[in-house]
Predicted 3D model of a 74-nucleotide RNA (transfer RNA) from a Candidatus Woesearchaeota archaeon. Its mean pLDDT, the model's own confidence on a scale to 100, is 81. The organism belongs to Candidatus Woesearchaeota, within Archaea. Rfam family: tRNA. Rfam classes the family as a transfer RNA. Its family is annotated with triplet codon-amino acid adaptor activity in the Gene Ontology. The RNAcentral record of the sequence draws on ENA.
RNA sequence: GGGCCUGUAGUUUAACCUGGAUAGAACGGACGGCUUCGGACCGUCAGAUCGGGGUUCAAAUCCCUGCGGGCCCA
Numbered sequence: 001g002g003g004c005c006u007g008u009a010g011u012u013u014a015a016c017c018u019g020g021a022u023a024g025a026a027c028g029g030a031c032g033g034c035u036u037c038g039g040a041c042c043g044u045c046a047g048a049u050c051g052g053g054g055u056u057c058a059a060a061u062c063c064c065u066g067c068g069g070g071c072c073c074a
Base pairs, nucleotide, nucleotide: 001073002072003071004070005069006068007067010027011026012025013024020057029045030044031043032042033041050066051065052064053063054062
């Protein structure tokens, strides 16, 4: 330098291919209950679509570009 794949809560991940639902869940976190205390258990709460642009009535999803990561070729 060229090609391919990939990016969603702190972590792992569903939804993406085939556009439409409040973006769902587990672990973790905060608060409360329970307990002598803690753990376990129960309840409640907060937290995410990598950035920008385009298409569309509507984009996490499709297209372009940038950025990050991985693999291959040179």